[in-house]
RNA sequence: GCUCUUGUAGUUAAAUGGAUAUAACUGCUCCGUCCUAAGGAGUAAUUGUCAGUUCGAUUCUGGCCAAGAGCA
Repeated sequence: GCUCUUGUAGUUAAAUGGAUAUAACUGCUCCGUCCUAAGGAGUAAUUGUCAGUUCGAUUCUGGCCAAGAGCA
């Protein structure tokens, strides 16, 4: 330099064009307990970035950024 893959919550992953983007763990609040823990209830937090296509984009297309693999 070229080609390919990946990028979603603090973490690990779903969602293959349509309803308020879902779950687990973690965090916070409450219940619980003499206290702590287990357990239970509630709550907060996410689409790498900029454009394009579309009535509608996490999803499709292009650029950039980041990580990884291959070739030279």
Molecule: transfer RNA
Organism: Minisyncoccota bacterium